c-di-AMP riboswitch aptamer (ydaO/yuaA leader) from Rhizohabitans arisaemae, 171 nucleotides, folded computationally.
RNA sequence: UUGGGCCUUACGCCGAAUCCGCGGCUUCGCGGAACCGGGGACCCACCCAAGGGCGUGGGGAGCAUGCGACUCCCCACUCCGGCUUCGGGGUGAAUCGGCGCCAUGCGCGCCGUAGGGCGACUUCCACGCCCGAACCCGUCAGCUAACCCGGUAGGCGUCAUGGAAGAAGGG
Numbered sequence: 001u002u003g004g005g006c007c008u009u010a011c012g013c014c015g016a017a018u019c020c021g022c023g024g025c026u027u028c029g030c031g032g033a034a035c036c037g038g039g040g041a042c043c044c045a046c047c048c049a050a051g052g053g054c055g056u057g058g059g060g061a062g063c064a065u066g067c068g069a070c071u072c073c074c075c076a077c078u079c080c081g082g083c084u085u086c087g088g089g090g091u092g093a094a095u096c097g098g099c100g101c102c103a104u105g106c107g108c109g110c111c112g113u114a115g116g117g118c119g120a121c122u123u124c125c126a127c128g129c130c131c132g133a134a135c136c137c138g139u140c141a142g143c144u145a146a147c148c149c150g151g152u153a154g155g156c157g158u159c160a161u162g163g164a165a166g167a168a169g170g171g
Base pairs, nucleotide, nucleotide: 010158011157012156013155014154018033019032020031021030022029023028034152035151036150037149038148039147044142051080052079053078055077056076057075058074059073060072061071062070087140088137089136090135091134096112097111098110099109100108101107115131116130117129118128119127121166122165123164124163125162126161
C1' cells in the first nucleotide's frame, strides 16, 4: 500500500416486516399503535340451463280394467354418463417464450421477455448497473360492507451519475 475476515457504531438499500409499553433481563413473552396479508354478503361477474337404464317404493291419471295385470306422468332411492385431475388457489416484481442438454418425465444451461429495483430530498428526462426467485394451502376460496383470522422475517451495501423543476435545511 492492497485484498480478505471479525466486532461495534453511523448512514443507506430490497421487503409489510417498524415504533412504544409492561415483564424477563443477550436470545424471550404479553399487549398497543402503525404497516401488510387472507377469509367473508346484497349487487355485479363467472358457471349451469343435459340426459339415459334395469328396477324398488310412494302419489296421480287412463289408451286399460270383474280382481290382478297393462300404459303414461311426477317424486325418492339405485346404476351409468357428464359437471370436476389437463385440478384449483395464495404471498411475491418474479411471468411468458426460443434454443440446447437430459435417464426426453422431472430438471439443468444459454438468450430474450411481461414486470420490478438502485444510482443518498421528491418528480420528470437521459445514461448506467441489477433482479426477473422462492415458498405456501390441500380438493377448497371471484368481487365483497359488517365481521373473522394472521404477519411484523430475512438479506445486503459504504462516496454514492448528469440536466431541469420543486421543496427542505443552513448561512
Background:
Its mean pLDDT, the model's own confidence on a scale to 100, is 76.